[in-house]
RNA sequence: AGAGUUUGAUCCUGGCUCAGGAUGAACGCUGGCGGCGUGCCUAACACAUGCAAGUCGAACGAACGUAGCAAUACGUUAGUGGCGCACGGGUGAGUAACACGUAGCUAAUCUGCCCCCGAGUGUGGGAUAACGUUUCGAAAGAGACGCUAAUACCGCAUAAGCUCACGAUCUGUAGAGGGUUGUGAGAAAAGGAUUUAUUCGCUUGGGGAGGAGGCUGCGGCCUAUCAGGUAGUUGGUGGGGUAAUGGCCUACCAAGCCUACGACGGGUAGAGGAUCUGAGAGGAUGAUCCUCCACACUGGGACUGAGACACGGCCCAGACUCCUACGGGAGGCAGCAGUGAGGGAUAUUGCACAAUGGGCGAAAGCCUGAUGCAGCGACGCCGCGUGGGCGAAGAAGGUCUUCGGAUCGUAAAGCCCUUUUCUGUGUGACGAGAGAGGACGGUAGCACAGGAAUAAGUCUCGGCUAACUACGUGCCAGCAGCCGCGGUAAAACGUAGGAGGCAAGCGUUAUCCGGAGUUACUGGGCGUAAAGCGCGCGCAGGUGGUUGGAUAAGUGGGGCGUGAAAUCUCCAGGCUAAACCUGGAGGGGACGAACCAUACUGUUCGACUAGAGUGAGGUAGAGGAACGCAGAAUUCGGGGUGUAGCGGUGAAAUGUGCAGAGAUCCCGAGGAAUACCAGAGGUGAAGACGGCGUUCUGGGCCUUAACUGACACUGAGGCGCGAAAGCGUGGGGAGCAAACAGGAUUAGAGACCCUGGUAGUCCACGCUGUAAACUAUGUCAGCUAAAUGUCUGUUCCCCGCAAGGGGCGUGGGCGUUGAAGCAAACGCGAUAAGCUGACCGCCUGGGGAGUACGGUCGCAAGGCUAAAACUCAAAGGAAUUGACGGGGGCCCGCACAAGCAGCGGAGCGUGUGGUUUAAUUCGAGGCUACACGAAGAACCUUACCUGGGUUUGACAUCACGGUGGUAGGGAACCGAAAGGGGACCGAAUUUAUUUAGCCGUGACAGGUGCUGCAUGGCUGUCGUCAGCUCGUGUCGUGAGAUGUUCGGUUAAGUCCGAAAACGAGCGCAACCCCCUGGGGGAGUUACACGUGUCUAACCCGACUGCCCGGGAGAACCGGGAGGAAGGUGGGGAUGACGUCAAGUCAGCAUGGCCUUUAUAUCCAGGGCUACACACACGCUACAAUGGACAAUACAAUGGGCAGCGAAGCGGCGACGCGGAGCGAAUCCUGAAAGUUGUUCGUAGUUCGGAUUGCAGGCUGCAACUCGCCUGCAUGAAGCUGGAGUUGCUAGUAACCGCAGGUCAGCCAUACUGCGGUGAAUACGUUCCCGGGCCUUGUACACACCGCCCGUCACGUCAUGGGAGCUGGUCACGCCUGAAGUCGGUGAGCGAACCGCAAGGAAGCAGCCGCCGAGGGCAGGGCCGGUGACUGGGACGAAGUCGUAACAAGGUAGCUGUACCGGAAGGUGCGGCUGG
Repeated sequence: AGAGUUUGAUCCUGGCUCAGGAUGAACGCUGGCGGCGUGCCUAACACAUGCAAGUCGAACGAACGUAGCAAUACGUUAGUGGCGCACGGGUGAGUAACACGUAGCUAAUCUGCCCCCGAGUGUGGGAUAACGUUUCGAAAGAGACGCUAAUACCGCAUAAGCUCACGAUCUGUAGAGGGUUGUGAGAAAAGGAUUUAUUCGCUUGGGGAGGAGGCUGCGGCCUAUCAGGUAGUUGGUGGGGUAAUGGCCUACCAAGCCUACGACGGGUAGAGGAUCUGAGAGGAUGAUCCUCCACACUGGGACUGAGACACGGCCCAGACUCCUACGGGAGGCAGCAGUGAGGGAUAUUGCACAAUGGGCGAAAGCCUGAUGCAGCGACGCCGCGUGGGCGAAGAAGGUCUUCGGAUCGUAAAGCCCUUUUCUGUGUGACGAGAGAGGACGGUAGCACAGGAAUAAGUCUCGGCUAACUACGUGCCAGCAGCCGCGGUAAAACGUAGGAGGCAAGCGUUAUCCGGAGUUACUGGGCGUAAAGCGCGCGCAGGUGGUUGGAUAAGUGGGGCGUGAAAUCUCCAGGCUAAACCUGGAGGGGACGAACCAUACUGUUCGACUAGAGUGAGGUAGAGGAACGCAGAAUUCGGGGUGUAGCGGUGAAAUGUGCAGAGAUCCCGAGGAAUACCAGAGGUGAAGACGGCGUUCUGGGCCUUAACUGACACUGAGGCGCGAAAGCGUGGGGAGCAAACAGGAUUAGAGACCCUGGUAGUCCACGCUGUAAACUAUGUCAGCUAAAUGUCUGUUCCCCGCAAGGGGCGUGGGCGUUGAAGCAAACGCGAUAAGCUGACCGCCUGGGGAGUACGGUCGCAAGGCUAAAACUCAAAGGAAUUGACGGGGGCCCGCACAAGCAGCGGAGCGUGUGGUUUAAUUCGAGGCUACACGAAGAACCUUACCUGGGUUUGACAUCACGGUGGUAGGGAACCGAAAGGGGACCGAAUUUAUUUAGCCGUGACAGGUGCUGCAUGGCUGUCGUCAGCUCGUGUCGUGAGAUGUUCGGUUAAGUCCGAAAACGAGCGCAACCCCCUGGGGGAGUUACACGUGUCUAACCCGACUGCCCGGGAGAACCGGGAGGAAGGUGGGGAUGACGUCAAGUCAGCAUGGCCUUUAUAUCCAGGGCUACACACACGCUACAAUGGACAAUACAAUGGGCAGCGAAGCGGCGACGCGGAGCGAAUCCUGAAAGUUGUUCGUAGUUCGGAUUGCAGGCUGCAACUCGCCUGCAUGAAGCUGGAGUUGCUAGUAACCGCAGGUCAGCCAUACUGCGGUGAAUACGUUCCCGGGCCUUGUACACACCGCCCGUCACGUCAUGGGAGCUGGUCACGCCUGAAGUCGGUGAGCGAACCGCAAGGAAGCAGCCGCCGAGGGCAGGGCCGGUGACUGGGACGAAGUCGUAACAAGGUAGCUGUACCGGAAGGUGCGGCUGG
């Protein structure tokens, strides 16, 4: 410090994700040791048991114990009394607050114990607990009577510098203050111990220290979908209360007080020091430790006290638990342990007061779950170890393998060594600053002995990210942080081997910061990516020209105070080191009080004129409002002329018209809009504004420089204006026209088109307040090259009589091009998207959603404001290359057109589908499968089926063993054959236990079994189309572009010219073969025996070479000459980069998988030939341009020895007999259409030949399934073929025959060739199909067979509404009202004081009143849960309906609004270009 992920690729925007660090953690696997830390984050849930606050006999009486005979001494302690129990310890529920932090104030305060200073401690009195007697009660406990002490309680005396009242004086405050002093009044006390020295106390003052209370400035959460809150509320006066100020409380008076700098309400939360992270700024957190606060079962209350409204005190209420004799009682672990519960989860009912600290005590000492220690937990940090050295036969074994090897791997073994750790034994601390005293602890440490001994896991290995193979699995099982893996060759799943990382841990999960500059203060943006309010006016706020003075708030400076300790950083030190601990220094604030400075900002006082405004003089304009006027046109009405249509469309129809339309002429009515001018023009803030005139009125610009003197800019809220549609009331209504009706179109047509047509469109008044309200660009100001057009001012100059025009300048608008610069690019560019400043608004991934709820505005429609759950890993911008378009331009092709012959109809042949079957083997599937693989299925072929056999096999190689009557042949017999069976016959070779052969065993053979989507090779197709690329250079951030585009031209990326390109490669062309002319002539088997018809080498010929014209002085094109042939002469071979996961594992080869008495192999028979049907390729026809018969003429290519086969003979014929000739320019070897003649006469025929019968022939082991041919007989459909569709541009189509391959034969009408006869037509490129180039649009890139929208149906999920039901919370009203303080009363009680007494006073009970927790009743606010039903939403490989969008997406799209429609959507009105 970055990386992955949107795309075919690119740049950008933007989110998601990862690598780092951290934790009071938890979970999985694993686990040797030590040190230091740390450990209920959840139920402030409930708690058994023990302990956590006592102490003092030197305050007091008494009792008891011990000793003593006793006095007495010592000890113990229930009670009275004192001090403590308000500390220490726990927890974080509440609290958004002066609770906390920080800095101050207290002239508004208190303070036990402690320290210092002063004074005092005199004299009396009455009780009471304990105790005794007794009563009640289950208990807890309570009562009555009687006795007694005090440092308990009370009176009196004395008393100041104490308190109060009234003065004086000094000082001080804004004002209350303080000191000194005068007069008067008032208030104290306790004693104990004792060695008699004293000491500990007590009372009253003053001071201090520490502590506490109160007040204030500033600081630190979310929410405005909480905007108004407040009645003790704000202030005053009197009173009360407190240690003390104060509405703290009360009575009365006034009506204030808080709030956009966020009151009030809601949610959440203890605060800080600090902790984690981060470069920092920040962000997050608030365990342990420290400080503060709050709380102690829940709520309320006071008492005592220096201090509490009190964790281990009291009273009351409530909930809960326990005891009970049912009458009543007891309790409060958020102290330490511990239990249950909750939870993913958090420890011992341990030891000790030895240390530190605390309480009491004079002290000894007692108490102390504070604390010190130990225990448990890898929970964290730090440290150590699990051994070290040598050791290659690179052992065994595992894994992989190309079988050679590689790797685990010096790893192991083995040899040598060490002992941290471990075990045992011994010794043994510091911690205890006079002596003794140690829980930890026989611990740490040390010494000795023993022995490599006791000690390694976990995660990962597709990319990010370090580390790869094998097997298993087969979109299954599974993985996954993101991208994504898995559908038979998975480095991504599981296992193994190996490797990588970390290590007593390693992973996972959760959470925080970081990366994220992804909330941007540091440090972002807003034309098109998310983002400029529709526009203006303007309060608050923010900001503000030049100059001088004052001030010193901001600002700056040095010093001072404070910022606790710990933490952090540095240095030093202590544990062996580290963690840890100790010391020192540093750092840390938006803090405080002063002082100094005065540049800038602020404040204030003056001055100025450059900003702004006013005046004066001009000027352009659809700027606004009202009123009036005008002409053209549409429609309607009246009349005239006139007759059959008009209208409308792609074509029609609805409609209209003989009741007279349309057309035409005249007249009239009414409404709306203003042609030409008119422009990229003008005006306005925007919306918007267009005939002419009048009235009223706003703003701009220019010139001038008289006036004011910063008066300015922006602008949250607020206010106003605001297209169209829409709403209300009343008018108006010609045209147009949502809805609606009809006609068409269509599969449908709720649309597009047509005929009608209502709201509306228009006016007045009012509402609505939205638009692609767009320049998708907020307003204002300054600065920064040029060029050009236009509108409108103006100085000067020129022309002109003038109107006006022109020019050099200078302003203001509206445009275009462009420097610099900016920008992701597109583009912007003085009208900025450049460089700056001021202010406002807005954005933060896509969807959900501009939606829900709430609020607010509106008559309504609806507007404004505006979430969340859930879900995705993208959504997007610009540009690039392609592909595509029912986009454009140019150009080709039998592509269309023009022609000829067909196909599609019939019968038959063949192939395919389908169906059937035991099997009908398999493959091929639009063009590019379908007379295709198959250039030959009766058996064979043959792969299929049925049945019968064989198992190292029908075939190959190797190893081992065996084998002489061996290998081989092979009769009878069984059998359909294969096969079995074996009489009998019977080898070759050798030096060798030999080889070959054979048999057996084991390796293996075999497979037309699967995968053409694992492959090679070959092939088809686009397409014989003219294209496809590269190097260097240049341009671009880049993908890429350029070249290859452009102007011509060509069959051609063919050539020429131009050009940031220059060259080159694969293609094109040429080179090769055949045909066509000539030369040449070897020469056989050709022809006429010697000629050169013919034929093979070889050669010539054609190149736009020549002429004319066109063209650019080019390429090239048109014409012509010559020539057998003319502009590539005809044909063939030749197929660029690539596309289709095109075809083929069944031609061959081949990886992997599968099979191995079977999916191999052999055999017989069957099947591939089936047949309601459909398609494809053909043949033959339908006839007279023909059929039949007779006669007769002319080819070429080819094949031939298990072959072609002549003559001759037989047969009607197929064919048979026959065998000459020929391995072939020699023989086989004869063409047919044609020509000539006869006949048929338009008919299902003398056309046509299917089908069938009979009789034959041929091949072959064999023609039943299932061959071909012949003869006789039979004589079907068919009379030229619907929609549609094929081939062909010349020796072509068409017609005619011939040959060949395969092959025993043949289902060949197929295929491949050959020749014979031999046309028609092409105006032309609009259209169909295919293709090429350029360009354009794109939401496509699996590339239009693309993408994609909405309803409906199904499933899952979250959510809104909802009659309600239910819970929580918050106040308010009324009723009731405990404890208790306060107030009143106090007739009852009443030791101390007064009084001789009676009585009084203080006090108490009781009663009353105010307040009051809680409870009850009633209504309400807010927040949840749930709810029949209902709304939309998201998601979900293959559901339904359509086709809305992306191309002109087939009606350009989008948009606000309104209406309509199953749905996307359609239509109207206005707007936008993102056409």
Molecule: small-subunit ribosomal RNA
Organism: algae metagenome